The prediction has a mean pLDDT of 80. A computed fold for a 76-nucleotide RNA from a Deltaproteobacteria bacterium, annotated as c-di-GMP-I-GGC riboswitch aptamer. The organism belongs to Myxococcia, within Bacteria. The model forms 95% of the base pairs in the Rfam consensus. It was read from a public genome assembly, where an Rfam model found it.

RNA sequence: CAAGAAAAAGCCAAACCUGCCGUGAGACAGGGACGGAAAAUUGCGGGUCUUAUAGGAGAUAGCCGGGUUGCCUUGA
Repeated sequence: CAAGAAAAAGCCAAACCUGCCGUGAGACAGGGACGGAAAAUUGCGGGUCUUAUAGGAGAUAGCCGGGUUGCCUUGA
């Protein structure tokens, strides 16, 4: 510098259950593992979803793309 077939030292944690906050989409904590090489981060573009005051205000980064940073392995 390039790549992610195989692997995983360490890491994250879907559904579901409990508690709690919110009108809601959903958030947070505990349990739990379907999965993940960025399932780290960023609402920048698109998508989807919610809404009480809708040309507004929100949710989703585990929907896709982009930006930023980083682990492991392999190759040069």